[in-house]
RNA sequence: GAAGCUGGCUAGGCAGUCGCUGUAUGGUUUUCCAUGCAGAGGAAAGUCCGGGCUCCACAGAGCAGGAUGCCGGCUAACGGCCGGACGCCGCGAGGCGAUGGAAAGUGGCACAGAAAAUAUACCGCCGAUGGCCCGCAAGGGAUCAGGUAAGGUUGAAAUGGCGAGGUAAGAGCUCACCGCGUUGCUGGUAACAGCAAUGGCAAGUUAAACCCCAUCCGGAGCAAGGCCAAAUAGGGGGGCAUUGGCGCUGCUCGCGUUGCCCCCGGGUAGGCUGCUUGAGCGCUGGAGCAAUUCAGCGCCUAGAGGAAUGACUGUCCACGACAGAACCCGGCUUAUCGGCCAGCUUCACCC
Numbered sequence: 001g002a003a004g005c006u007g008g009c010u011a012g013g014c015a016g017u018c019g020c021u022g023u024a025u026g027g028u029u030u031u032c033c034a035u036g037c038a039g040a041g042g043a044a045a046g047u048c049c050g051g052g053c054u055c056c057a058c059a060g061a062g063c064a065g066g067a068u069g070c071c072g073g074c075u076a077a078c079g080g081c082c083g084g085a086c087g088c089c090g091c092g093a094g095g096c097g098a099u100g101g102a103a104a105g106u107g108g109c110a111c112a113g114a115a116a117a118u119a120u121a122c123c124g125c126c127g128a129u130g131g132c133c134c135g136c137a138a139g140g141g142a143u144c145a146g147g148u149a150a151g152g153u154u155g156a157a158a159u160g161g162c163g164a165g166g167u168a169a170g171a172g173c174u175c176a177c178c179g180c181g182u183u184g185c186u187g188g189u190a191a192c193a194g195c196a197a198u199g200g201c202a203a204g205u206u207a208a209a210c211c212c213c214a215u216c217c218g219g220a221g222c223a224a225g226g227c228c229a230a231a232u233a234g235g236g237g238g239g240c241a242u243u244g245g246c247g248c249u250g251c252u253c254g255c256g257u258u259g260c261c262c263c264c265g266g267g268u269a270g271g272c273u274g275c276u277u278g279a280g281c282g283c284u285g286g287a288g289c290a291a292u293u294c295a296g297c298g299c300c301u302a303g304a305g306g307a308a309u310g311a312c313u314g315u316c317c318a319c320g321a322c323a324g325a326a327c328c329c330g331g332c333u334u335a336u337c338g339g340c341c342a343g344c345u346u347c348a349c350c351c
Stems, first nucleotide, its partner, number of pairs: 001347010012316007020039008041322001045333002048331005053221004060253004065217005070084005085099001086097004100212002105210002107206003122152002124148003129145003132141003160178002163175003179201001180199008225273004235264006244258005280299008
């Protein structure tokens, strides 16, 4: 100097004029005026997870169903986060991982290929032993029976790999190394790693196929729910009825309650509340590798209700992308113009 990796901050600024919402104070007491303070995001988005809260409801058990899936920790909880192990990618800093079980069972592996799991012989190799031919014999020849799967074909994958010996030709047939299984020891909380001994050892792959194992899970949702006011038709018809009906997601028990369900027709859809102080944020210190947690001090930062922050002017500049809360919070995922900071890695050159 260049190229990268990881983490964090920011998201146009300033000034003026008018306008909007909430709240406090004061005046008018019409929700009108004045003043002060506050007023969309890092993702507010997706509605994908987990909760808080409300109701079912006094509150359970089992089955069905669903979710997660290496180990340890954090958290209110999670499918999240942190750390570690293993595997893959990268020169590296780092990144990704749907990471339990195939020896409990069932199923799949198109086409091609000889053959795809109780798997195999198309091209080949041998033909020692028995047979055939030539030969007096020794021996030779080509193959049948038979042996073989080392070589070749096909495929994503051909059933341990590689080398040597051995064989008629071959094969873990034998041996060494690697791999795999079993046992033991060492380190580690563990996942796991290392070492040693032993066994020629085959039991392909696939579980985001069914399944098995381990752990976990009530339901519905702010259009939840609560209060007030007003109006109508105290209408009409039908069904089940305590051995019943209704409620608790589905089913069974159990519990609660004593009425419930269907059709036709009529009225109302208004106001208040829930509604923002919260598992909140910031700084400092302690513990911890970290996620996080403890203590102290400080701060209050939107509550609309068909939906509030908009318009204009001037100026600066890095010239502004993705984009607007609707009960609240913790995450994940997706979109994205730029600017700044910290740590780390690689390359080139100079001293």
A computed fold for a 351-nucleotide RNA from a Gammaproteobacteria bacterium, annotated as Bacterial RNase P class A. Taxonomically the source falls in Gammaproteobacteria (Bacteria, Pseudomonadati, Pseudomonadota). Rfam family: Bacterial RNase P class A. The family's RNA type in Rfam is ribozyme. The coordinates come from a structure-prediction model, not an experiment, and the mean pLDDT is 79. It was read from a public genome assembly, where an Rfam model found it.